[in-house]
Molecule: c-di-GMP-I riboswitch aptamer
Organism: Candidatus Electrothrix aarhusensis
RNA sequence: AGUUGAUAAAGCCACAACCGUCGUGAGGCGGUGCCGGAAAGCUUUGGGUCUCAAUCGAGAGAUAGCCAAGCCGCCUGC
Repeated sequence: AGUUGAUAAAGCCACAACCGUCGUGAGGCGGUGCCGGAAAGCUUUGGGUCUCAAUCGAGAGAUAGCCAAGCCGCCUGC
C1' cells in the first nucleotide's frame, strides 16, 4: 500500500417505542432506549419509496438504518 471479514480485542453507531421540540407533511433534532450493523461514517450523483404543491407539464422536500455509486476509515489475518 492492497486485500479479507467479526468468530478475537479495543471501540463506534443507535431500529422500534416513549418524552420534549421544529415542520403543512414525509420527517429532523435532543434525551431515554438498544432491534440490529464490518463502514448503520460522509456525499442525493443515479434509481426506488414517501410528503407537499399542483394539473394535463414540470417543481420543492424527506429517506444515507432502501439499492447502486463516489470519498474517508479502526482492528485481525494474508